Model confidence (mean pLDDT): 79 of 100. This is a predicted structure of an 88-nucleotide RNA (Glycine riboswitch aptamer) from a Hyphomicrobiales bacterium. The organism belongs to Hyphomicrobiales, within Bacteria. The sequence was found by an Rfam model in a public genome assembly.
């Protein structure tokens, strides 16, 4: 000095799957069934990686949670704006 990964917060963009059945409440909502989805979070192989005892690990797989009209959430993009402090 130019300022990486990475964490916050604002903004855009963001999929998929029953506005099912029945009870009760009687705006919302909650109980009990069936049927599904996976991109919150969690979990489990692993390819691959490291300092290789061991450890980190997917958008894969499960479906515990979560979600199946709008809403609300939504992993990732983006682009701002704080921290940060790799690298020369």
């Nucleotide at each position: 000095g130019u300022g990486a990964a990475c964490c916050c917060c604002g903004c855009g963009g963001g999929a998929g799957a029953g506005a099912c059945c029945g009870g009760a409440u009687c705006a919302u909502u909650c109980c009990g069934g069936c049927g599904c989805c996976g991109a919150a979070g969690g979990a489990g192989c692993a390819a691959c990686c490291g300092c290789c005892c061991c450890g980190g690990a997917a958008a894969c797989u499960c479906u515990c949670a979560g979600g199946c009209a709008a809403a609300u959430g939504g992993a990732c993009c983006g682009c701002g704006g704080g921290g940060g402090g790799a690298c020369g």